[in-house]
């Protein structure tokens, strides 16, 4: 010390992306009232007009303008004044910018300094004498545009330069103490040498000048720390060190001659890259990370490069000199500049301020001082740029107003919020007063300033607004929009009902600010010291041998590096904390303390760790004696096989596959014999078995040789573990050279196979395998597990050894040691698992790993014949990639069962015709809907008009239809009424109420509004209803238990069953929805009850017609009956099976009615209800005529039918179940029939429809497109019905088509079923081949689950979860994105070698020139020449980074392309690594 979201179906773990926090020298956006304290070019160290930004001193100097004053010979002098410029002195090196360069003693700490300086300043001591010779201003004169410069000539000085003086310094000798790091140091005396100086004035000072000292400042060494890169591995030649020289304040190769070969460096030199450093800032629990704006040290820089002068101090920001760039002036001859000072441009740029005031204060330079100066400093101006602080009112105020907004219309919120009442007055206007800052006696002096603050006086008046409200994450509806607009930190919204997008209301949560963008830390234990990993998530080197380093047993003694204590110095200030104290408070400011974990000296300690010494054996080794082994290598041999050759034998196919062909064979194959050749490989033994470091290693013998293991003593004395780098082994393939070559076999050929088959399979076959020597150096080199070593219950195989017991003896058994293998405890693990051979405890070492993909690429590097190998990145992209388990699905994966699923078997479709749906065409329309199973004779149990939704014409607008308000009027309504039209519809005429409180009200027409109405769209907004998986045997619960979870577990297992039905067992006990049963029908029987039903026995008859009777049938209500109950076998003494009895019936007796969880966004908005958009003189209504009936097709159902098991004719038998009043209709008569015509009966067990048909019997017809079939046309009726054209049915007559048993495929069905055969019903006037129901006669066949489909447990595999109609690779086409190669081009940096040489020290030289000094010769000094270094520049050659390049290579990334189907299931050839 806080976390979330985000990978899944869903878990857990890895793992990375993203959030929330604090922060900023920030911007940008909207907004903006006020004060106070900070704070403002991060980029262009680009360039800069303009102004200031360092000057002062008359008490060093001459000289003195103007003005004043006074004289005056009027020329001018004197005094006084003191400007302007001068020489001289001190400053100018401070102070103020910057941050480019710099990886360095730069800085930061801590030290040296015995190797150094130090103006102005503070003490002390002393000392200031004498002289000289210039020279600028100044005056004349000359060039020059200018800048400026030259000649002459006059002057002073605290300027110059000699002399004198020498305490003291400094130099050299030699000498004595002292301290010592032994190298020096300091000190005292001694005599020699060298070396000062200046005055000024107001008479009190102050200067100068020499000497110690302090005090400040500054220079140089050194310890330690201080960024990335090894795809930078070697550098170095003043380069290391030493002698001599020279040279600096000062050590020192700092410089030079010579000598010497040396330094540095994997503890990372050297290149490269970036980068001023540090107190300190930010964040962080904190170690850490990041950063180095503002203050403050310290550094560097001053336009770019070089380089000296001066001074104390500089190689000087506002100073010289040279060379470059670049800018300005010019009269073209020359000149001048340097804002990274403060203001200010212009330019970059998201982006940073006034060309302000004042030297009042605090500092700073002159200077005695007054005073000057001072963009340093003090204040002011702009900037919400940051932090503080304050305000925008405060009380009261429900009718919870009004408007908004949302509603379920009731309300609810906005909400005491507003208004209104009643007060305040901070800010803010006015006006009045009015500080501090100013100090040491006094005075004088304020830029900020009439500033803060005070007082009265106006007036709630002048002052609130951004984000955000889907989860993280505090905050919600409404309405627009329709995968568009758009929005998005991340997951991710947005395709008609969006809390994610725009916009209202309402909300949050911040406030003069608030969001966004960007950048740091944190979170992120996501680089892990604190505080992580490597078996499978990313990670152990393929294996050994060792070097550097790391690490190291026992016990003594000593050191005291680490360690631990104490003490002392430092850690600047300021910040941070803390206390306290000032500004009304706070920020923000003073004061004091703490803390700064650091480093440096000293003083101890000695237990660890370290070293030194001298030991010890138990790690480690050596040494005897046994042992086991495909351990290595060489040589040599053996015997099966396979080919091949010779020869016998024999003959026609072999051969190989799913199947076949290619091959082989009559030129004699295959088979078989015998014989020979030759290679490569060693059955059995043989094993989870042995060796081996691994890679590997198998017949037998010999020879060389390695290591391992046991057992007993002896010996060494820590000699040990690990190992970067290095070296050396390392399967197969490959590669080189010579061999060698029976089999197998990449390549390649050829036959299949396939849509292709460049595979799979077949028949051939060469590299190659083998062997010799040499190379590669890689593998899923795995046990995907690096070494050693110690510790931690066990059981049980086996190899090899040893011991003990036993035993005649092998055996057995017990102990041990080394070794491989299996379960499994404790821990451990995300979890599968690992578990003395840890993946468990722990200690050393080494390798490695940080999201997936680009990539093990690509550039460089090294190795390598080659092929590669090894080392190893970015730009881009994506939110994920991934482990382990876990439930489902699927699997051309297993097991185990069921179904008319296959199979046995009867019929059938698919060929014909017609009949009805459908799609297609068409069409004004051909309404819609239904579409694999599970649309298609479906919705539709019936389209001529209606129906009807569709088209076309014509008409209506409160409507065909419902309920309200208002006015207004009136009965409505009826009539065989007429008229016009095609009709809706309009006009005419004739008739005509009912209650009342006398307002009106029921009805009712008109108008006007709300509204109606829509078969209009969404079935992907929905309710209901259905289908289908399937009457399949399933689906959960609860409580307990296992698991971190997700789930498991019960439900699995052994049986059994139609069945999760039952039984047995079990961490499971129990329980619901299903199952099965209760329900109906049916099959037997009983009872009760007999009309319209029956009729045995009596009577009666044409006739159950009557009487009678209810026995039976049958009707309909009510019971029993069947439960594996009984026996018997079998099985677990079970559950049950299977056999038997009896029964009408036997193991669910047959049928129906029931349809668990859920599936499939199935289906239906066109039954019906219903959000929600659409229409509203129309998508809404009315009519009339079309149309759904179309027609080249093509499917789907069907129905008749192709014939003799049959057609036709006659005769004759027997049902069941319906249905009948706008109705079944009998009988009669009437037509050939369809029907009609009159009409009995009958709201039905009574009449009616109604004739059952197949069946029997009898003729006939005799294989043919027929006496089969009956389509189609003609014609002529019948019947419904306003009306049969378009477009019904039906019925005579007449015509007589395709069809002669149906390809490939496919359909029903398991018994009273298939198949035949016929009858009713629904709707409906009329119109079935269709649907629904009904009996009639009645089959065959199931050996069995191997296949095909579906389905059920179970188990397995998985990258699939939209779930195998899943996922998913790679070419190829397009865009577009970053990227390597590239002839080359081009630029920056750098390096080497040469040329070149501005200015400039420095040295030589100095024949010109030359005031000081002279001994007069000179000395010294200057221009000048010359040399050595050298900037810039140039020439030539690398090096390295970049940019750019026609063309090329691949990658990444995109919408529904192409082509296959490689991978995941056995993925359909097992996958996969070299």
């Nucleotide at each position: 010390u806080a976390g979330a979201g985000u990978u899944u179906g869903a878990u857990c773990c890895u793992g990375g992306c993203u959030c929330a926090g604090a922060g900023c020298a920030a911007a940008c956006g909207u907004u903006g009232g006020c004060g106070g304290c900070g704070u403002g070019c991060c980029u262009a160290a680009u360039a800069c007009a303009u102004g200031c930004a360092a000057g002062u001193c008359g008490a060093a100097c001459g000289a003195g303008a103007a003005g004043u004053a006074c004289c005056u010979u009027c020329g001018g002098g004197u005094a006084u004044g003191g400007a302007c410029a001068g020489u001289g002195g001190c400053g100018c090196a401070c102070g103020g910018g910057u941050g480019a360069g710099u990886a360095a003693c730069g800085c930061g700490u801590g030290g040296a300094u015995a190797a150094u300086c130090u103006g102005c300043c503070u003490u002390c001591a002393g000392a200031u004498g004498g002289g000289g010779a210039a020279u600028a201003a100044c005056u004349a004169g000359c060039c020059g545009a200018a800048a400026g410069g030259u000649u002459a000539g006059c002057u002073a000085a605290u300027a110059c330069c000699g002399c004198a003086u020498a305490a003291g310094a400094c130099c050299a000798c030699a000498g004595u103490a002292u301290c010592u790091g032994c190298g020096g140091a300091u000190a005292c005396a001694g005599g020699g040498g060298u070396u000062a100086a200046a005055g000024a004035u107001u008479u009190a000072u102050u200067g100068u000048c020499u000497g110690a000292a302090g005090a400040u400042g500054a220079g140089u060494c050194c310890g330690c720390g201080u960024c990335c890169g090894a795809u930078u591995a070697g550098c170095u030649u003043g380069u290391u060190g030493g002698u001599g020289g020279g040279g600096u304040a000062a050590a020192a190769g700092c410089c030079u001659a010579c000598c010497a070969a040396g330094g540095c460096u994997c503890c990372g030199a050297u290149c490269g890259g970036u980068a001023g450093c540090u107190g300190g800032u930010c964040u962080g629990a904190g170690a850490g990370g990041a950063u180095g704006a503002u203050c403050a040290g310290c550094c560097a820089c001053a336009c770019u490069g070089g380089g000296a002068c001066u001074g104390a101090g500089a190689c000087a920001c506002g100073g010289c000199c040279c060379a470059g760039a670049c800018u300005c002036c010019u009269a073209c001859g020359g000149g001048a500049g340097g804002c990274a000072g403060c203001a200010g441009u212009a330019g970059g740029g998201a982006a940073u301020a006034u060309u302000g005031c004042g030297c009042a204060a605090u500092g700073g330079g002159g200077g005695a001082a007054a005073c000057c100066c001072u963009g340093a400093c003090g204040c002011a101006g702009c900037g919400a740029c940051g932090c503080c602080g304050c305000g925008u009112g405060a009380g009261u105020g429900a009718u919870g107003a009004a408007g908004g907004c949302c509603u379920u219309a009731g309300g609810g919120u906005u909400g005491u919020a507003a208004a209104g009442c009643u007060c305040u007055g901070u800010u803010c206007u006015g006006c009045a007063g009015g500080a501090a800052c100013a100090a040491a006696a006094a005075a004088a002096u304020g830029a900020g300033u009439g500033u803060a603050c005070u007082g009265c006086a106006g007036g709630a008046g002048a002052a609130a607004g951004g984000a955000c409200c889907g989860g993280c994450u505090a905050a919600c509806u409404u309405c627009g929009u329709g995968c568009c607009a758009g929005c998005a930190g991340c997951c991710g919204c947005g395709g008609u009902a969006a809390g994610a997008c725009g916009a209202g209301g309402g909300g949050u949560c911040c406030a003069a600010a608030c969001g966004u963008u960007g950048c740091u830390c944190g979170g992120a234990a996501u680089c892990a010291u604190u505080g992580g990993g490597c078996g499978u998530a990313a990670a152990g080197c393929g294996g050994g041998u060792g070097u550097c380093g790391g690490c190291g047993g026992c016990a003594u003694a000593g050191a005291a590096a680490g360690u631990c204590a104490g003490a002392a110095g430092u850690g600047a200030a300021a910040g941070u904390c803390c206390u306290g104290g000032g500004c009304u408070c706070a920020a923000c400011c003073c004061a004091g303390g703490a803390a700064g974990u650091g480093c440096u000296u000293u003083u101890g300690a000695a237990a660890c760790u370290u070293c030194u010494a001298a030991g010890c054996u138990u790690g480690a080794g050596u040494a005897u004696g046994g042992g086991a082994g495909a351990g290595g290598g060489a040589a040599g041999u053996a015997g099966a096989a396979u080919u091949c050759c010779u020869g016998g034998u024999g003959u026609a196919g072999u051969g190989g596959u799913g199947a076949a062909a290619u091959a082989c064979g009559u030129a004699g194959a295959u088979a078989u014999c015998a014989g020979g050749a030759g290679g490569a490989a060693u059955a059995c033994c043989g094993g989870a078995g042995g060796c081996g470091a691994a890679g590997g290693c198998g017949g037998c013998u010999u020879c060389c040789u390695g290591g391992c293991c046991c057992a007993a003593u002896a010996c060494u004395g820590a000699c040990g573990c690990u190992c970067a780098g290095a070296c050396c082994c390392g399967a197969a393939a490959g590669c080189g050279u010579g061999g060698g070559u029976a089999g197998c076999a990449a390549a390649c050929a050829g036959g299949a196979u396939u849509a292709g088959a460049u595979a799979c399979c077949c028949u051939g076959g060469u590299a190659g395998u083998c062997c010799a020597c040499g190379c590669c150096g890689u593998a899923a080199a795995c046990a995907a597990u690096g070494g050693a070593c110690a510790c931690u219950u066990g059981g049980u195989g086996u190899u090899g050894g040893a011991g003990g017991u036993a035993u005649u003896g092998a055996c057995c058994c017990c102990u041990u040691c080394a070794g491989u293998g299996c379960c499994g405890a404790a821990g451990c693990u995300a979890a599968c698992g690992c578990g003395u051979u840890a993946a468990g405890u722990g200690u050393c070492c080494c390798g490695c790993c940080u999201g997936g993909g680009g990539a093990g690429u690509a550039c460089g590097g090294u190795c390598c014949c080659a092929a590669g190998a090894u080392u190893a990145a970015a730009a881009c992209u994506c939110a994920a990639a991934g482990a382990a388990a876990u439930u489902g699905a699927c699997g051309g994966g297993g097991g185990c069962c069921c179904g008319c699923a296959c199979a046995a078997g009867c019929g059938g479709u698919g060929g014909a015709g017609c009949a009805u749906g459908u799609g297609g065409u068409u069409u004004a329309a051909u309404u819609c809907g239904a579409u694999g199973c599970a649309a298609c004779g479906c919705g539709a149990a019936g389209a001529a008009c209606c129906u009807u939704a569709c088209c076309u014409g014509g008409c209506c607008u409160u409507g065909a239809c419902a309920u309200g308000u208002a006015c207004c009027g009136g009965a409505c309504g009826g009539c065989u009424a007429c008229c016009a039209g095609a009709g809706a519809u309009g006009g005419u005429g004739c008739u005509u109420u009912c209650c009342u409180u006398c307002g009106g009200g029921a009805c009712u027409g008109g108008u006007a509004c709300a509204c109606a109405g829509g078969u209009g769209c969404u079935g992907c907004a929905u309710g209901g209803c259905u289908g289908u998986c399937g009457u399949c045997a399933g689906c959960u619960c609860g409580u307990g238990u296992c698991g971190u979870g997700a789930g498991a577990u019960g439900u699995u297992g052994g049986g059994u069953u139609a069945a999760g039905u039952c039984c047995c067992g079990c961490a499971a006990c129990g329980a619901g929805c299903g199952c099965a049963a209760c329900c109906c029908u049916u099959g037997u029987c009983u009872u009760u009850a007999g009309u319209u039903g029956c009729c045995a026995g009596c009577a009666u008859u044409u006739a159950g017609u009557u009487g009678g009777g209810c026995a039976c049938u049958c009707u309909a209500a009510a019971g029993a009956g069947a439960c594996u109950g009984c026996c018997g076998a079998c099985u677990u003494u079970a559950a049950g099976u299977c056999g038997g009895a009896g029964g009408a019936a036997g193991g669910u007796g047959g049928g129906g009615a029931u349809g668990a969880c859920g599936u499939c966004a199935a289906g239906u908005c066109c039954u019906c209800a219903u959000g929600g958009c659409c229409c509203u003189u129309a998508u809404g209504g009315c009519c009339a005529g079309g149309g759904c009936u179309a027609c080249a097709c093509a499917c789907g159902u069907g129905c008749u039918a192709c014939a003799a098991u049959g057609g036709u004719a006659g005769g004759u038998a027997c049902a069941g179940a319906g249905g009948g009043a706008g109705g079944c209709a009998a009988a009669a008569c009437u037509g050939c029939g369809a029907a009609g015509u009159c009409a009995a009966g009958c709201a039905a067990a009574u009449c009616c429809c109604a004739a059952a048909a197949a069946g029997c019997c009898u003729a006939u017809c005799u294989a043919a497109g027929u006496u089969c079939g009956g389509a189609u046309u003609g014609g002529a009726g019948u019947c419904u019905g306003c009306a049969a054209c378009u477009c019904g049915a039906c019925u005579c007559c007449a015509u007589g088509a395709a069809g002669c048993u149906g390809g490939a495929a496919u359909c029903g069905c398991u018994a009273g079923u298939a198949a035949u055969c016929g009858u009713g019903g629904a709707u409906c006037a009329g119109a079935a081949u269709g649907c629904c129901a009904c009996g009639g006669u009645g089959a065959a066949u199931a050996c069995g689950u191997u296949c095909c489909c579906g389905g059920g447990c179970c188990u397995u595999g998985u990258a699939c979860a939209c779930a195998c109609c899943g996922c998913c690779c790679g070419u190829c086409a397009c865009a577009c994105c970053a990227u390597g190669a590239a002839a080359g081009u081009u630029g920056g940096c750098u390096a080497u070698a040469c040329c070149a040489g501005a200015a400039g020290u420095c040295g030589c030289u100095g024949c010109g020139c030359u005031a000081a000094c002279u001994u007069c010769g000179g000395a010294g000094g200057c221009a000048g020449g010359c040399g050595c270094c050298c900037a810039a520049g140039g020439u030539a050659u690398g090096g390295u980074c970049g940019a750019u390049g026609a063309u090329u290579g691949g990658g990444g990334u995109g919408a529904a392309g192409u082509c296959g189907u490689a991978a995941c299931a056995a993925g359909g050839u097992a996958a996969c690594c070299a």
This is a predicted structure of a 1474-nucleotide RNA (small-subunit ribosomal RNA) from an uncultured bacterium. Its mean pLDDT, the model's own confidence on a scale to 100, is 83.